A computed fold for a 112-nucleotide RNA from a Chitinophagaceae bacterium, annotated as SAM riboswitch aptamer (S box leader). The sequence was found by an Rfam model in a public genome assembly.
[in-house]
RNA sequence: AUCUUAUCUAGAAAGGCAGAGGGAAUUGGCCCGAUGAAGCCUUGACAACCUGUUACGGUCAUGCGUAAUAAGGUGUCAAAUCCAGCUCCACAUUAGUGGAGACAGAUAAGUC
Numbered sequence: 001a002u003c004u005u006a007u008c009u010a011g012a013a014a015g016g017c018a019g020a021g022g023g024a025a026u027u028g029g030c031c032c033g034a035u036g037a038a039g040c041c042u043u044g045a046c047a048a049c050c051u052g053u054u055a056c057g058g059u060c061a062u063g064c065g066u067a068a069u070a071a072g073g074u075g076u077c078a079a080a081u082c083c084a085g086c087u088c089c090a091c092a093u094u095a096g097u098g099g100a101g102a103c104a105g106a107u108a109a110g111u112c
Stems, first nucleotide, its partner, number of pairs: 003110006013043005021032003027084003044077003049073003052069006081104001086101006
């Protein structure tokens, strides 16, 4: 860096260094931040995608399925992926509200 598939309204923060931004990008909102943003380090936690382990099921057997666990590999720890934008539908009537989808993105596993 390409493509495919799955998931994305749940969950989970303290300390140290640092010192002004941050919530992916663009536009509009709305938030977080000197009671300390980003970033880095330490420790902890959450989750259960992959591996492992265990139990049960299935098979002649292996592959396999379901559940549990949390040892290993990732990931995550304000707000729905913070919300909207584009399309469609319903209500409403020029202000919007609700629902569905698309686009984009994030993470995992595989792949080039």
Description: Lineage of the source: Bacteria > Pseudomonadati > Chitinophagia > Chitinophagales > Chitinophagaceae.